[in-house]
Large-subunit ribosomal RNA, domain II from a wastewater metagenome, 743 nucleotides, folded computationally.

Context: one part of a larger RNA
RNA sequence: GCCAACGAGUUUGUUGUAUGCGGCUUGAUUAAUCCGCUUGAAGCGGAGCAGUCACAGUGAAAGCGAGGGUUAACCCCCGUACUCUUACUUAUUAGAAACGACAGUAAGGCUUCGGCUUUAUCGUCUUUCUAAUAUGUAAGAAGGUCGCAUGCACAAGACCCGAAGCCGGGUGAUCUAACCAUGGCCAGGUUGAACCUUGUAGAAAUACAAGGGGAGGACCGAACCCGUAAGUCGUGCAACACUUUGGGAUGAGCUGUGGUUAGCGGAGAAAUUCCAAUCGAACUCGGCAAUAGCUGGUUCUCCUCGAAAUAGCUUUAGGGCUAGCCUCGAGCGCUGAACGUAGGGGGUAGAGCACUGAAUGGGAACGGGCCGCAAGGUACCUUUCUCAACCAAACUCCGAAUACCUACGCGUGCAGCUCGGGAGUCAGACUAUGGGCGCUAAGGUCCAUUAGUCUAAAGGGAAACAGCCCAGAUCGCCAUCUAAGGUCCCUAAAUAUAUGCUAAGUGUAAAAGGUGGUGUCGUGACUGCGACAACUAGGAGGUUGGCUUAGAAGCAGCCAUCCUUUAAAGAUAGCGUAAUAGCUCACUAGUCUAGUCGUCUCGCGCCGAAAAUGUACCGGGGCUAAGCAUAUUACCGAAGAUGCGGGCUUGCCACGCAAGUGGUGAGCGGUAGAGGAGCAUUCCAAGACCGCUGAAGUCGCAACGUGAGUUGUGGUGGAGGGCUUGGAAGAGAGAAUGUUGGC
Repeated sequence: GCCAACGAGUUUGUUGUAUGCGGCUUGAUUAAUCCGCUUGAAGCGGAGCAGUCACAGUGAAAGCGAGGGUUAACCCCCGUACUCUUACUUAUUAGAAACGACAGUAAGGCUUCGGCUUUAUCGUCUUUCUAAUAUGUAAGAAGGUCGCAUGCACAAGACCCGAAGCCGGGUGAUCUAACCAUGGCCAGGUUGAACCUUGUAGAAAUACAAGGGGAGGACCGAACCCGUAAGUCGUGCAACACUUUGGGAUGAGCUGUGGUUAGCGGAGAAAUUCCAAUCGAACUCGGCAAUAGCUGGUUCUCCUCGAAAUAGCUUUAGGGCUAGCCUCGAGCGCUGAACGUAGGGGGUAGAGCACUGAAUGGGAACGGGCCGCAAGGUACCUUUCUCAACCAAACUCCGAAUACCUACGCGUGCAGCUCGGGAGUCAGACUAUGGGCGCUAAGGUCCAUUAGUCUAAAGGGAAACAGCCCAGAUCGCCAUCUAAGGUCCCUAAAUAUAUGCUAAGUGUAAAAGGUGGUGUCGUGACUGCGACAACUAGGAGGUUGGCUUAGAAGCAGCCAUCCUUUAAAGAUAGCGUAAUAGCUCACUAGUCUAGUCGUCUCGCGCCGAAAAUGUACCGGGGCUAAGCAUAUUACCGAAGAUGCGGGCUUGCCACGCAAGUGGUGAGCGGUAGAGGAGCAUUCCAAGACCGCUGAAGUCGCAACGUGAGUUGUGGUGGAGGGCUUGGAAGAGAGAAUGUUGGC
C1' cells in the first nucleotide's frame, strides 16, 4: 500500500415541550402495596383515589377573586375561552309548489236569459318543500388527561477517537550520583626535598663538598581510567561505535562485593546533571470514558423547498446567545413585490461665495516699517473698502436625479402577515458604482448600493481562466431557431457585399514629448497684368558715411542710417580679407509654365520602446486583409427556446367510499439545513409456506424497478430458508497518520 472483518447521534429519566396516533371525557390517571389465577420464567385480572394534571385568575406577598395588580384617583398591565360542524324534535318568520275547499273580479263558449261551464288572476284556510333564527337531544371536532411513537432541549461519558497534564496507592539506587563497610590494582624509566653521616673552614652560628636518603594532588610512559582533534560510520559493528591522535596514570586515583538515601523525594567538585536507553519533577496501577470553545472522522436510496458569512451583547473576536435569512405545520385573506396617481420632508451630486474659513492680482483710505532734521520719499507690511478670478468632508444665498414615507388604485403572487416545531449561518470572494485609509499603489483594506455572479451553478464564449459576457442542467432524441461570440486552415459557419482608411505586420502591450508619414473639414495670402521653384543677367553712385583704430573700405566696436541714378539694389542678411579684394543674399528684369506658400480641425500611422530556460504581448499557422471604420445580408453557435416522447411535484375542476383516474395550469440546478416517501440487514410474535427430486452462501447470464434493490435461470454448494402482517434494533463503511488479521 491493497483486501477482508470490526468501527461513530445511543441508553435511562413519574424531566420539559411540540407534533402524530389511540383510550376515556358521568374529567383523566393510578404509585407503592395487597389479593386471586397462571407459568419453566414472563404474565393476566381485581383492589388500592394517597398523589399528579386540568377545572380561575391575579399579585413580590399577605391576600382578593370574574376579577386581580398598580395609583390619591384615572390611564395602564394580566385575565374573564366556553366555540364550531352534522343529524333529529318543536316553535316563529319569509318564499315556492300542489291539490282541495270557499268567496270575489275579468274574458270566452253554450243558453230555454233563470243559469251552466272553461281559462286567467287575487284573498283566506290546509298539505309539502326550502332558507333563517331560537329551544332541546345525540354524535363529532376543539379543549382536558393517560399511553405509545417521533423531533428537540436538559441531566448524565451523551456521536466516535485524540492530549499535554492533576491527584492517590505502590514499584524501583542490578544503570547512574553520593556515602558506608570490606577487599583488590597501578610495567618500566626520570628527578632527587627534608633529614642523616663524613670531610673542609670557622670560637660559634653556619657555609661548602662528598656520600647516604627517597619526599611530591613531581616528570616521561604501559596496564587501568577518561574522551582532545580529525576522519570513518550514520536502514551503523553500535539507540553514541571504530581508526589515528590526545589527557590522567601514588592520587580529590581506579576498581570488585555487600549495603544506605525514593519522587511535594533523593543525590549532585552545580550541567536543570543523574535516579534502569524515561527526568523543569521516574515508572506503574487507580480516580478515568479527566477535560479539549481544538483537529480528524461519522456508513443505504429517491422526492420537495433551500440559506448565511450581517446587527446587538459577550475576559468577546476561528466560541456563544438573541434577532435577521431557510424549512415544516396551523391560522388570517388581499393585506405582498412591482407599477400608476396624488401628497410630503430633505440638504447629497452639482453650483455658488451671501456666512465660516482658505487664497491670487489691481485700485483707494487709515495706520505701521525703512530713509530723512524736517518737508517729504518709499520697489516693504497689516487692516478696511472696492473690482476681477478662484477653493472647502466637518462652508451654504441655492439645489437636483434617485431613494424614503403616507394615501388611493392595480396586483391570487417569485406572494404577504400572525402563532408554533426544527435548523444552519456569525472567516466570505470578485465585478460595477459612490466613498474613507493608502501613493486617486496592490489580486490591499474598511463601509455603502437588501446591485450582480461565485459560494451552493453545470452548459456556450473569453486559447487555458470560482467571482467577467451569454444562459439557469427533470430524463431521452443522429430534429428546428437563436444568445454572447464568431464564419482562410487548425475549427462548426462569408476567402460575403458596399465605401473609405492604414503600409506600421500597426493590428498582435505603454506615457510625457516629438513627427515636411498620410488622408480629411475649414481658413488666409500670392497667382496667365505669369505666382512658387529653377536658370540667365543686374545688384549701382555720393562713399573708404562719421567716430574709433596700426588698419576699420557694407560686414571688430560706437553713432547716425540720408540722398541720387534706377526695372532694382540695405550706409547691408551671411561667407571671406591684416585691411582691401572676392563669393552670395535681400531687391529687379528676362526665360519657363500652373498652381504656390501659410495656418487650423479630425482619422489612421511613426519615434519615444532595455531582462533574465526558448520565438513568447494575435492560441498557432499565417494574413496587406484573414487589419481598422461605417452600413447591409446570410450562416454557425449553448444542457437557452421550440418540437416529439417519458417520469415526478403541486394549484384548480370533474368522477370516485377511498386508493386513485381524467382534464387544465404552474413547476422539478443546488452546499449547510428543514420536510416527505422508501430499500436492505439481524432478531421476536402470529399466519400461510419452500427444502437432499437440493436450503443458505457463492460464480455467471437475463429480466424488472427512478433508485436503494428485487426476481428468474445455469453452475458450484450440501442443510436449512425465506414470504405476509406487526414489533424491536449492536440496523447500511472509502476515508478517522482508524483497530485486528492476511498478502